[in-house]
Molecule: glmS glucosamine-6-phosphate activated ribozyme aptamer
């Protein structure tokens, strides 16, 4: 370095299921028991550490469940550290920010589910395939705005 076997993991818009509703079987049948299925579709999102609160961004589908509930989470707030910007360099403070200043405008590639087809299941449903259709936001461009002090360099 390669091959084989076993186990574990492969999850963060994520995991789980005691409720309602749904499917199947049985029974003493408006009910009960047992078993099962469903229970959020993708896009976007992380400087490090700690703490806190708890309906954490965006649209798509649907119009009974994407209901209801539990646990988390990259969002939010605070503290510290690191880094970036604030028009020569550097240091200190302050503000904003996190491949990194704010505001406004322009711009903007790119999705999955549903539906369809195929397959599996008695069924509720599940898996796979190729195509279509978002919004937020990012890149990029334009305009306006972007602090104080010390030292050094330059004029």
């Nucleotide at each position: 370095g390669c091959c084989c076997c076993a186990u574990c993991a492969u999850a963060a818009g994520c995991g789980c299921c005691a409720g309602c509703g749904c499917c199947c079987g049985c029974c003493u049948a408006u009910g009960g028991c047992g078993g099962g299925a469903c229970g959020a579709c993708g896009a976007g999102g992380a400087g490090g550490a700690g703490a806190g609160a708890g309906u954490a961004u965006c649209g798509a589908a649907g119009a009974u469940u994407u209901c209801g509930g539990c646990g988390g989470a990259a969002g939010c707030u605070c503290u510290c550290c690191c880094g970036c910007a604030c028009c020569g360099u550097u240091c200190g403070g302050g503000u904003g920010c996190g491949c990194a200043c704010g505001c406004a405008g322009c711009g903007g590639g790119c999705a999955a589910a549903u539906a369809u087809g195929c397959g599996g299941g008695c069924g509720a449903c599940c898996g796979c395939a190729a195509a279509a259709c978002a919004g937020a936001g990012a890149a990029g461009c334009u305009g306006c705005g972007g602090c104080c002090g010390g030292a050094c360099a330059g004029g």